[in-house]
RNA sequence: GUCCCCGUAGUUAAGUGGAAUAACAAAACCCUCCUAAGGUUUAGUCACAAGUUCGAUCCUUGUCGGGGACACCA
Numbered sequence: 001g002u003c004c005c006c007g008u009a010g011u012u013a014a015g016u017g018g019a020a021u022a023a024c025a026a027a028a029c030c031c032u033c034c035u036a037a038g039g040u041u042u043a044g045u046c047a048c049a050a051g052u053u054c055g056a057u058c059c060u061u062g063u064c065g066g067g068g069a070c071a072c073c074a
Stems, first nucleotide, its partner, number of pairs: 001070007010024004018054001026042005047063005
């Protein structure tokens, strides 16, 4: 330098055009003498920008970051 894959909540992942979910973690309350465990509830996320579309996490392009393959170099 070229090509491929990946980027979603604090963490690990699902979802792949029609208002984004789960588990664990966090907070509040209940329970308990207290803690743990358990129960109820709450908050929080689509890497960034542009485009397509009535509508984008999803499709397209670019940028950034991570991983891999190939090439170049002496």